[in-house]
RNA sequence: UCCGAUAACGGCAAACCCGUCGAAAGGCGGGGACGCAAAGCCCCGAGGCUAAAGUGAGCCAGUGCUCGCCAUGCCAGUCGAGCCGCCGAAC
Numbered sequence: 001u002c003c004g005a006u007a008a009c010g011g012c013a014a015a016c017c018c019g020u021c022g023a024a025a026g027g028c029g030g031g032g033a034c035g036c037a038a039a040g041c042c043c044c045g046a047g048g049c050u051a052a053a054g055u056g057a058g059c060c061a062g063u064g065c066u067c068g069c070c071a072u073g074c075c076a077g078u079c080g081a082g083c084c085g086c087c088g089a090a091c
Base pairs, nucleotide, nucleotide: 003088004087011036012035016031017030018029019028020027021026034077040083041082044080045079046078047075048074049073054069055068056067057066058065059064
């Protein structure tokens, strides 16, 4: 260096519940642990989620409703790229 123990010191925290912000997806805080050796950071590529605003269509008494499209919103615990990093058995 590769690699990754039933090692050591430690770390993170899925579902679910409560609070809070948000139109939503989802974020944050608390509880809680399914898991994780990068489950640390980062939306650059792919993929996924949402659709407030915008836009198209239909309906409508209506400044209303329904449906489609759409990211500028979001997901790093979907994969890849990039950046940084603890420990040291075996190979």
Predicted 3D model of a 91-nucleotide RNA (c-di-GMP-I-GGC riboswitch aptamer) from a Longimicrobiaceae bacterium.